[in-house]
A computed fold for a 317-nucleotide part of an RNA from a Planctomycetota bacterium, annotated as large-subunit ribosomal RNA, domain IV. The prediction has a mean pLDDT of 85. Rfam family: Bacterial large subunit ribosomal RNA. The sequence was found in a public genome assembly.

Context: one part of a larger RNA
RNA sequence: UCCUGGUUAGGGAAAUCGGCCAAAUAGUAGCGUAUGUUAUCUACAAGCUAUGCCUGCGAUUAGGAAUUGCAGGUAUCAUUAUCAAGGGGACAGCGACUGUUUAUCAAAAACACAACUCGCCGCACAGCCGUAAGGCUGAGUACAGCGGGUGACGCCUGCUCACCGCUAGUCAGCGAAACCCGGUUUCAACCGGCCUAAGCCCUAGCAAAGAGCGGGAGUAACUCUGACUCUCUUUAGGUAGCGUAAUACCUCGUCGCUUAAUAGGCGACUUGCAUGAAGGGCGUAACGACUGUCCCACUGUCCCAACUAGGAACCUG
Repeated sequence: UCCUGGUUAGGGAAAUCGGCCAAAUAGUAGCGUAUGUUAUCUACAAGCUAUGCCUGCGAUUAGGAAUUGCAGGUAUCAUUAUCAAGGGGACAGCGACUGUUUAUCAAAAACACAACUCGCCGCACAGCCGUAAGGCUGAGUACAGCGGGUGACGCCUGCUCACCGCUAGUCAGCGAAACCCGGUUUCAACCGGCCUAAGCCCUAGCAAAGAGCGGGAGUAACUCUGACUCUCUUUAGGUAGCGUAAUACCUCGUCGCUUAAUAGGCGACUUGCAUGAAGGGCGUAACGACUGUCCCACUGUCCCAACUAGGAACCUG
């Protein structure tokens, strides 16, 4: 010096990206327990007290043992004295939850999920495997099966079918080869014509299908703002919500709270560079080895280092 432990006056996160680590809490019994809530829970919430041993007497039992109650005494710094054995609280984000995952750097906000919705499918079906025979779904039959999306629950899910796609319709047009007819003296080849399937065109429907959801002026008794009006334009011009956000460039937006001091957190405002409604919107009790912030307790994380046990390194043999 390194590794693994132990103790540390005073302070107590000042260390650090961050309380990472360590410390603290811990059993049992009694009392007591806020807020929120889907009334189950939150909850061991929080918090307070007791706890050893001895003697006597009860309860219990048929009696004993074990358990338990009352009274008295007694030792310690300390009695769940070792081992074992929850730290707690507040606010917010995301995901409802239990679960699953990158065997060997990622456990999560990712996947799944119950639930909701769309499409296909009447069984010799739809979907899938196979050249086929045949097989799975399924020894099932629409309360079933298959495929896509959203993701408990609550309140909801606005407008647009111009484009892309799907479905249905229509038969005027376009539309291949073959058949048929015709052309070059003849034949093959070729060319032209006629007819015509799917499809296109056309007409509709469908957005919890792919997708999309404007600009410029003026205007109210100070000013500001603009309910209102005009205008260009689109298929339709973003509704309810939420909003500096896991989304906001400017940005450390502005205001308030928190601090001695805050680029953080929370609450508001909000002209949103470039939010927004099942690529779901906004809330939400419970849950989370998830993420951010604060407080209490606690501590060698630190101020600031010291001592110590064991093992190495090192020296000598």